[in-house]
RNA sequence: GCGCCUGUAGCUCAGGGGAUAGAGCGUUGGGUUGCGGACUCAAAGGCCGUAGGUUCGAAUCCUACCAGGCGUACCA
Repeated sequence: GCGCCUGUAGCUCAGGGGAUAGAGCGUUGGGUUGCGGACUCAAAGGCCGUAGGUUCGAAUCCUACCAGGCGUACCA
């Protein structure tokens, strides 16, 4: 350089065109407990990597770029 894969909540991951994007863990608060843990209830937390495009409508499809990973070629 080329090809492929990945990028969504603090972390690990779902969601593959249809309204205000979800789960587990974690965090915060309440309940429970002599206290803590465990358990339980609730809450907060998201520019869906960036910028364009297609569409009535995009996390989802297309293009370029960025970041990470894997494979591969060439070279004095």

Predicted 3D model of a 76-nucleotide RNA (transfer RNA) from a Chloroflexia bacterium. Its mean pLDDT, the model's own confidence on a scale to 100, is 81. It matches the Rfam family "tRNA". Its family is annotated with triplet codon-amino acid adaptor activity in the Gene Ontology. Rfam classes the family as a transfer RNA. Rfam's curators write: Transfer RNA (tRNA) molecules are approximately 80 nucleotides in length. Lineage of the source: Bacteria > Bacillati > Chloroflexota > Chloroflexia. The sequence was found in a public genome assembly.